[in-house]
Overview:
This is a predicted structure of an 80-nucleotide RNA (c-di-GMP-I riboswitch aptamer) from Sulfurovum sp. Its mean pLDDT, the model's own confidence on a scale to 100, is 86. The model forms 95% of the base pairs in the Rfam consensus.
RNA sequence: CAAUGAAAAAGCCAAACUCGUUGCGAAGCGAGGACGGAAAGCCAUGGGACUCAAAUUUUUGAGUUCGCCAGGUUACCAAG
Numbered sequence: 001c002a003a004u005g006a007a008a009a010a011g012c013c014a015a016a017c018u019c020g021u022u023g024c025g026a027a028g029c030g031a032g033g034a035c036g037g038a039a040a041g042c043c044a045u046g047g048g049a050c051u052c053a054a055a056u057u058u059u060u061g062a063g064u065u066c067g068c069c070a071g072g073u074u075a076c077c078a079a080g
Base pairs, nucleotide, nucleotide: 004078005077012037013036017032018031019030020029021028022027035067041073042072043071045070046069047068048065049064050063051062052061053060054059
C1' cells in the first nucleotide's frame, strides 16, 4: 500500500413505532427509540419497487427509494 475482516480498541449510523412538521402522494426533515449495519458514508449512473399526471393499447413524462440489487467514489482500526 492492497485485499480481507470485526478478533481487539476507539467510535459511528439508526429499522419498526411514537410525536411534531413539509408534500397531492411515494416519502423527506427534527426529536425520542434500537431492528440491525464493516461503509446502513456519499452519488439516482443501470435495473427493481413505489407515487402523481396524461393516455387507454401499448405506454409516456415528472418524482420517491442508496437500510432493494449492482456500479462509482471516499473512509476508522489492524489480531490473522